Predicted 3D model of a 73-nucleotide RNA (transfer RNA) from a Deltaproteobacteria bacterium. NCBI's taxonomy places the organism under Bacteria, Pseudomonadati, Myxococcota, Myxococcia. Rfam family: tRNA. The family's RNA type in Rfam is transfer RNA. Rfam links the family to the GO term triplet codon-amino acid adaptor activity. Model confidence (mean pLDDT): 80 of 100.
[in-house]
RNA sequence: GGGUGAUUAGCUCAGUUGGUAGAGCAGCUGACUCUUAAUCAGCGGGUCUUGGGUUCGAAUCCCUAAUCACCCA
Numbered sequence: 001g002g003g004u005g006a007u008u009a010g011c012u013c014a015g016u017u018g019g020u021a022g023a024g025c026a027g028c029u030g031a032c033u034c035u036u037a038a039u040c041a042g043c044g045g046g047u048c049u050u051g052g053g054u055u056c057g058a059a060u061c062c063c064u065a066a067u068c069a070c071c072c073a
């Protein structure tokens, strides 16, 4: 220098033709218990890496930039 993949909640990851963004773990509250743990119920938490474009509508399609990983030279 060229190419491929990834970027979504605190962490690990889903999200199947574009139609209001989810799970597990963690956190908080409550129940249970002499207490803790475990278990059960509930709650909060997201400008979907940046900027732009297409569209009635974009995490999803297109372009751009950034970061990380790998491949080629």
Base pairs, nucleotide, nucleotide: 001072002071003070004069005068006067007066010025011024012023013022019056027043028042029041030040031039049065051063052062053061